[in-house]
RNA sequence: UACUUAUCCAGAAAGGUGGAGGGAAUUGGCCCGAUGAUACCUUGGCAACCUGUGGCCCUGCUUAUAGCAGGACGAUAAGGUGCCACUACCAACCACGAAUGCCGUGGAUCGAUAAGUG
Numbered sequence: 001u002a003c004u005u006a007u008c009c010a011g012a013a014a015g016g017u018g019g020a021g022g023g024a025a026u027u028g029g030c031c032c033g034a035u036g037a038u039a040c041c042u043u044g045g046c047a048a049c050c051u052g053u054g055g056c057c058c059u060g061c062u063u064a065u066a067g068c069a070g071g072a073c074g075a076u077a078a079g080g081u082g083c084c085a086c087u088a089c090c091a092a093c094c095a096c097g098a099a100u101g102c103c104g105u106g107g108a109u110c111g112a113u114a115a116g117u118g
Stems, first nucleotide, its partner, number of pairs: 001118008013043005021032003026092004044084003049080003052076002055073001057071006093107005
């Protein structure tokens, strides 16, 4: 950097540095921000994607009342990530719904994170 799969309305903040914009990008809206945001650092926490550990069950094998391997489902939170305003803050394009403009639902696009592949 490209691709694949899964998830994205739950959850979780204090201190310090710093000093102006910020909520990915464009437009519109709605918000956050000198009562100091965004960002960075420290500490703390949330979650459970991967690894580890342990439980129970199933299947297979064996030198068989046990051991090994694989699998399903919980648990834990040690390790690798991630995350800790607002649904990914909302909409944009398409379809459906009495339905060109408003509204609702679903999908697409774009994006984020994890695991894997090249």
SAM riboswitch aptamer (S box leader) from a Cytophagales bacterium, 118 nucleotides, folded computationally. Its Rfam family is "SAM riboswitch aptamer (S box leader)". Rfam describes the family as follows. The SAM riboswitch is found upstream of a number of genes which code for proteins involved in methionine or cysteine biosynthesis in Gram-positive bacteria. Its mean pLDDT, the model's own confidence on a scale to 100, is 84. NCBI's taxonomy places the organism under Bacteria, Pseudomonadati, Bacteroidota, Cytophagia, Cytophagales.